[in-house]
């Protein structure tokens, strides 16, 4: 500097979407019973996450295309189809967002979709409700900061 062995420590993304307990139930691991473990279906709790709801404060008129929720996902500019307006499509950009814990550089991507139904400001008590789904695999990462472990 290299290897070798022993030993501690860490070890995917995005998203709240994870663990626990009990009970049914015919499969499966198994020929057969018990138990255990997969599976599925019901119910409970636990943490996260939403949403409704008061005093106070805000806000209060009319018109027009009502308004309002998750979520980063809006908001501009060209173009299109007879022509307005709205919707939608296509290009280009852009608040915002992610990309193995904090910064800064650089570099790739995202910038949807969906729900509720004339109704919801923010709100303590106090009421619901959700715990999906979709991805990655030899290469864009540098730099610094902090300081857990061991000695």
């Nucleotide at each position: 500097c290299c290897a070798g062995u022993c030993g501690a420590g860490g070890c995917g993304c995005c998203g709240a979407a994870u663990c626990c307990c009990g009970g049914g139930c015919a499969g499966g691991c198994u020929u057969c019973c018990u138990c255990g473990c997969c599976g599925u279906c019901c119910g409970g709790g636990a943490a996260c996450c939403g949403g409704g709801g008061a005093c106070c404060c805000a806000c209060a008129u009319a018109c027009c295309c009502g308004g309002g929720g998750u979520g980063a996902a809006u908001c501009c500019g060209c173009g299109g189809g007879c022509c307005c307006g709205c919707a939608c499509c296509g290009c280009g950009g852009u608040a915002g967002g992610g990309c193995g814990a904090c910064u800064c550089c650089g570099g790739c991507c995202c910038g949807a979709a969906c729900c509720c139904g004339u109704c919801a400001g923010c709100u303590a008590a106090c009421c619901c409700g959700g715990u999906a789904g979709g991805c990655a695999g030899c290469a864009a990462g540098g730099a610094g900061a902090g300081g857990a472990g061991g000695u």
About this RNA:
Model confidence (mean pLDDT): 75 of 100. c-di-AMP riboswitch aptamer (ydaO/yuaA leader) from a Streptosporangiales bacterium, 151 nucleotides, folded computationally. Lineage of the source: Bacteria > Bacillati > Actinomycetota > Actinomycetes > Streptosporangiales. It matches the Rfam family "c-di-AMP riboswitch aptamer (ydaO/yuaA leader)". Rfam links the family to the GO terms cyclic-di-AMP binding and regulation of gene expression. Rfam describes the family as follows. This family represents a conserved RNA structure found upstream of the ydaO and yuaA genes in Bacillus subtilis and related genes in other bacteria. The model forms 96% of the base pairs in the Rfam consensus.